[in-house]
């Protein structure tokens, strides 16, 4: 240097191919309930699509570059 795989809340992950509802689940955290008091449960509330750009009425999702990160080949 070349080639692939990735990138989404504090954590983990789904949606991506096949574009269209308010971006879904655990989980952590704030609140309430329940319990003598703790865990455990129940309700609830706060938070997220890497950056830039481009097609589209419409982009986490499609296209191009850049960035990080893993990995193979090559030197």
């Nucleotide at each position: 240097g070349c080639a692939g795989u990735c990138a989404u809340a504090g954590u983990a992950u789904a949606g991506c191919c096949u574009g269209g509802u308010u971006a879904g689940u655990a989980u952590u955290c704030g609140g309430g309930g329940u319990u003598u008091c703790c865990a455990a449960c129940c309700c609830u509330g706060u938070g997220a699509c890497g950056c830039g750009g481009g097609u589209u009425c419409g982009a986490a999702u499609c296209c191009c570059g850049c960035u990080g990160a893993c990995u193979g080949c090559a030197c």

Predicted 3D model of a 75-nucleotide RNA (transfer RNA) from a Nitrosopumilaceae archaeon. Rfam family: tRNA. The family's RNA type in Rfam is transfer RNA. The RNAcentral record of the sequence draws on ENA. The coordinates come from a structure-prediction model, not an experiment, and the mean pLDDT is 82.